[in-house]
Context: one part of a larger RNA
RNA sequence: CUGAAGGGAAGGAACUCGGCAAAUUAAUGCUGUAACUUAGGGAUAAAGCAUGCCGUGAAUAAAGCAUAUUUAAUAUGUUUUUAUAAACGGUCAUUGAAAAAUGGUGGCUGCGACUGUUUAUUAAAAACACAGCACUCUGCUAAUAUAUUUUAGAUGUAUAGAGUGUGACGCCUGCCCGGUGCUGGAAGAUUAAAUGGAGAAGUUUGAAGCUUUUAAAUUAAGUCCCAGUAAACGGCGGCCGUAACUAUAACGGUCCUAAGGUAGCGAAAUUCCUUGUCGGGUAAGUUCCGACCUGCACGAAUGGCGUAACGAUGGCCACGCUGUCUCCCUUUCAGACCCAGUGAAAUUGAAAUGUUUGUGAAGAUGCAGACUACCUGUGGCAAGACGGAAAGACCCCAUGAACCUUUACUGUAUCUAUGUAUUGUGGUUUAAAGUUUUUUGUGUAGUGUAGGUGGGAGGCUUUGAAGCUUAAACGCUAGUUUUUGUGGAGCCGUAAAUGAAACACCAUCCUUAAAAUUUUAUUCCUCUUAACUUAAAACUAUUAACUAGUUUGAGGACACUGUAUAGUUGACAGUUUGACUGGGGCGGUCUCCUCCUAAAAAGUAACGGAGGAGUGCAAAGGUACGUUAUGCACGGUUGGAAACCGUGUUUUAAUGUAAUGGUGUAAACGUGCUUGACUGUUAGACUUACUAGUUGAACAGGUGCGAAAGCAGGUCAUAGUGAUCCGGUAAUUCUUUGUGGAAAGGUUACCGCUCAACGGAUAAAAGGUACUCUGGGGAUAACAGGCUAAUACCGCCCAAGAGUUCAUAUCGACGGCGGUGUUUGGCACCUCGAUGUCGGCUCAUCUCAUCCUGGAGCUGAAGAAGGUUCCAAGGGUAUGGCUGUUCGCCAUUUAAAGAGGUACGUGAGCUGGGUUUAAAACGUCGUAAGACAGUUUGGUCCCUAUCUGCCACAGGCGUUGGAUAUUUGAGAGAAUCUGUUCCUAGUACGAGAGGAUCGGAAUGGACGAAUCAAUGGUGUUCUAGUUGUUAUGCCUAUAGCAUUGCUAGGUAGCUAAAUUCGGUUAAUUAACUUCUGAAAGCAUAUAAGAAGGAAAUUAUUCUCAAGAUUAAAUAUCCCAAAGAUUUUUUCUUUUUGAAGAGCUGUUCUAGAUCAGGACUUUGAUAGGUUAAAUGUGUAAGCAUAGUAAUAUGUUUAGCAUAUUAAUACUAAUUGCUCGUAAGG
Repeated sequence: CUGAAGGGAAGGAACUCGGCAAAUUAAUGCUGUAACUUAGGGAUAAAGCAUGCCGUGAAUAAAGCAUAUUUAAUAUGUUUUUAUAAACGGUCAUUGAAAAAUGGUGGCUGCGACUGUUUAUUAAAAACACAGCACUCUGCUAAUAUAUUUUAGAUGUAUAGAGUGUGACGCCUGCCCGGUGCUGGAAGAUUAAAUGGAGAAGUUUGAAGCUUUUAAAUUAAGUCCCAGUAAACGGCGGCCGUAACUAUAACGGUCCUAAGGUAGCGAAAUUCCUUGUCGGGUAAGUUCCGACCUGCACGAAUGGCGUAACGAUGGCCACGCUGUCUCCCUUUCAGACCCAGUGAAAUUGAAAUGUUUGUGAAGAUGCAGACUACCUGUGGCAAGACGGAAAGACCCCAUGAACCUUUACUGUAUCUAUGUAUUGUGGUUUAAAGUUUUUUGUGUAGUGUAGGUGGGAGGCUUUGAAGCUUAAACGCUAGUUUUUGUGGAGCCGUAAAUGAAACACCAUCCUUAAAAUUUUAUUCCUCUUAACUUAAAACUAUUAACUAGUUUGAGGACACUGUAUAGUUGACAGUUUGACUGGGGCGGUCUCCUCCUAAAAAGUAACGGAGGAGUGCAAAGGUACGUUAUGCACGGUUGGAAACCGUGUUUUAAUGUAAUGGUGUAAACGUGCUUGACUGUUAGACUUACUAGUUGAACAGGUGCGAAAGCAGGUCAUAGUGAUCCGGUAAUUCUUUGUGGAAAGGUUACCGCUCAACGGAUAAAAGGUACUCUGGGGAUAACAGGCUAAUACCGCCCAAGAGUUCAUAUCGACGGCGGUGUUUGGCACCUCGAUGUCGGCUCAUCUCAUCCUGGAGCUGAAGAAGGUUCCAAGGGUAUGGCUGUUCGCCAUUUAAAGAGGUACGUGAGCUGGGUUUAAAACGUCGUAAGACAGUUUGGUCCCUAUCUGCCACAGGCGUUGGAUAUUUGAGAGAAUCUGUUCCUAGUACGAGAGGAUCGGAAUGGACGAAUCAAUGGUGUUCUAGUUGUUAUGCCUAUAGCAUUGCUAGGUAGCUAAAUUCGGUUAAUUAACUUCUGAAAGCAUAUAAGAAGGAAAUUAUUCUCAAGAUUAAAUAUCCCAAAGAUUUUUUCUUUUUGAAGAGCUGUUCUAGAUCAGGACUUUGAUAGGUUAAAUGUGUAAGCAUAGUAAUAUGUUUAGCAUAUUAAUACUAAUUGCUCGUAAGG
């Protein structure tokens, strides 16, 4: 120092996002208990009282025992046992749930009714569930699910099952069916396969046939259409005017809608502006509660509004309580530290790893300059090493991924419908076609209702002619045909007439109509000898809820199933969802033409500055000939601004269309004639990555104009556009799968693309991701740095004006010039194989553009108090309420409550309230997935320090012999604040009110240092009390455990809130003020000279300090002989081991270790002992009193840690090591 615990003076939430954490409370009995209420609750509400031990007291209850009666119980008795209330008395300086176990309480409010459930591993919630409510589907082989299965549903049957929404309870649940769904309807429209087959083409000499193609027609669901449906998805307006103050608008007008939001609620989990306004609570309230209503953007089962109870839920308040705090202190234990043993990890390019200013890929241990620094460790701290950890999760990019959504695209399962097969009998309706029998047919003329053509001279008639009559059909209203009855013998034709045609009769064909019949299709039914179905029954296999077979029943050509087709279809699948871009998104743009930028060849970029095009014209083309515009000025009859004439200026006009370049020989404007707006070629140039694009004499053919020369292959020029594939039309002396044709292809011309993202990925394509993922990027954003300084801030110049007068006491417009690097920005330079982000806490350090204090000038300075400017950075520079806040507002103080930098200082220092993951809700937006610099609740903060740095402490070596002690002080650091009162003096000043300078004294606040005598805290090593329990056999007396069990006090030590002390005096200067004084006969504080002047500076004060390698000074202490020699230096041998220091030992108010201090028998160093001080508070034992608890006496006893003194009883015993011999 960290963690876990005990205690705390005074205050008591002032702490903080927030009472987080801790403390309080707590047991049992009794008393007592509010609002509200769903009458159950709330409620252990709240708030109180009692509680030990001893004695008396036993009512009562239970169990025994004895006796009696009688046989199973009762009665009586009881010196039996157990439990035992109230009450009363006693006792303790202990007051008794004495330990442990064991709710803090209350008030207002949001949300959710409740108990429950949930993200195992950051979210327990308001989310989920829930009982209740409602809607929809489902009649049983149920709907639904689904592995396609008699598996679930269900061995259930609408009081059942499934799905969806809401979410107890209470009061309620408004309007809208236009859109989207769902349900129903069927007249019409549309609609597939299929059926159908007119017609066409090919083949052929031609037909038939065959092949190919195909129109009409028949035809389902679906869609359109018509209705219903909102507790289906959903939705629920605007403008203007109006009342006798004003304001407002019950009222009116108008537009739109499917309908315009009702009740209730409302700055709300919803309100942006917003800290809305008012009220309450507080000294002070961005929160909270109650209201208001201006609802950005409440609102009625995506439920609205209330609501008792409940909640490890969100917000606010109060009481109690406390170390959360003012403001920290002390104690215990465990780590840390030292010794012994054992022994990891991340990390690591290599390292001989300083500060500062600069530089530099823009923040340097490593580069440059300056400065600092003897070598090496140990304990600590974390400012840096853009520290470690994880190929950034934010952002962008990728023709990356994955999930999710949908009215993206394309498909698929399912489902629905139609055809067909499986598939049989019979009837019936309708339609078509065919056959048979009939019927029908009016131009004019004509006897007349003459279908066409052919044959034809006869035909019909008692098997009943004409006529009359009945009825029906048709009809051109004339009649025709058929028919009933009557009638009883004729009627018609040929010829003639009319006409294109002559019906007597026969045949045949057409039109119209009818009947019958056949075939096909169709409508509605029926049947079962018979397909197929049967989770209906029985029997058998078979002791069997499967299965199979048989029989019976039920259904039945339906259904199921296969296949073809149409519809539906995010249930499922595969994919797409552009680029540029001063990050990305939003916006804008994407091809072509003209100009500028463009720097006098050409070319040339930007999300640079301006404009246009996606055609027009049969003349606006060709040619020949001709003509000259526009505006202005001047002049001229009516005549004016403007009609016409003339002169001058000369292209300003015009040129289909933009701009530019052109244009009088006109390319401009007219007139005539015309089609060169031709066919086939094309040398050569320009442009150019390619593809493309532009120009072009000339040749051949034929043409227009012109007398001719000539001109003409569109337009004064430059825009008016789209490759390839695919498909189509026309032409073609191209090819033609044995041959001939055909089909098909080729070639030439033309046509079909806002393929406009315009060199065009496909015929065919939108979104979400905060559940996310991968690969990359500092090629690209958010933080910070850097560059810049528009913006910001600060200053200066000029001086219009304000200031009664007066620019400059003070303020200063319009303008101008600078500085800073602090705001908002711009840029995108380091960092995306990670530079952690706001605020707070802690700890700071620097700047000065100074908030206070100090010194000055001016003042619109009387004094006092101010204003403004200059100097000055020594020190100082608030506590609270609200909010996450920085900021700000408010309350109260203060001498003052300064502004800024430091990675918006500080997360390997803390926090984590905000922002910024995953959960959830509201409002709003979106069809939806989801989204929101909107709101709201909840939500893992890792790191043992290698280097630098910093704070301490050691070891080594050096300091020129070795030591001991005492100093000097180069240098470094610390400290540096200020109020109030009194005297001078109620003086100077002032009309008064008021009220000083200078100087002196006293006493405070904050800050700092030291100390423990007193006041206190602590004091788990001292004393005492006491609860529960265990043990020492028991009593007594003690001990252990229960946080030191709890409690009361407390020595030493440590300590603050306590006590004592501290901030002084000189010198040099700043702004400023002066003296003398010239240059400059004056003036002038200055030039020479002299002086004053501040908390600043330097000394003084205090601390460290000679590694001050420049290593200092003073005092004292200590250290041998012989021999050999180069003869004055070296060597050899022997001896010596000093002064002093250390180790070991006893230790400390010293200490992590080391170090430092004391002592070591010539000794009080530690322990012990004795005594004292001091603490506790009268021990045990015995005696006495009392029934007992207990009391009294012996006894101010007994016990006692760290204090003091005395005392060698014990241990400091004995020893060892270093250090030398006179010194560059």
The part of an RNA shown here (large-subunit ribosomal RNA, half B) has 1224 nucleotides and comes from Candidatus Nasuia deltocephalincola. The RNAcentral record of the full RNA draws on ENA. Model confidence (mean pLDDT): 83 of 100. NCBI's taxonomy places the organism under Bacteria, Pseudomonadati, Pseudomonadota, Betaproteobacteria, Candidatus Nasuia.